[in-house]
Molecule: transfer RNA
Organism: Saprospiraceae bacterium
C1' cells in the first nucleotide's frame, strides 16, 4: 500500500430502516446478628469523526481516524 473485519453505557456484548438495550460493575433500599449471596430500584450513551440518501439512520452510501486478520512491497 491492497483486501477484509471491527468501533454501541465504566467493562463484556445484543440491537429486521420506525421510542437505544442486557449482563457485570456503581448509587440507594430490602433481606441477614454482620458480611457475602439473593431480591427490588436508580443513575449511566455526541452509537469512532465528518458528510450524503431517506418522512425517518446504530443500521444504507462516501471519505477519514483507531483496532484485529490476510496478502504484497522495502529492508
Nucleotide at each position: 500500500g491492497g483486501g477484509u473485519u471491527u468501533g454501541u453505557a465504566g467493562c463484556u456484548c445484543a440491537g429486521c430502516g420506525g421510542u437505544a438495550g442486557a449482563g457485570c460493575a456503581g448509587g440507594c433500599g430490602g433481606c441477614u446478628g454482620u458480611u457475602a449471596a439473593c431480591c427490588g430500584u436508580c443513575a449511566g450513551g455526541u452509537c469512532g469523526u465528518a458528510g450524503g440518501u431517506u418522512c425517518a439512520a446504530c443500521c444504507c452510501c462516501u471519505a477519514c481516524c483507531g483496532g484485529g486478520c490476510c496478502c504484497g512491497c522495502c529492508a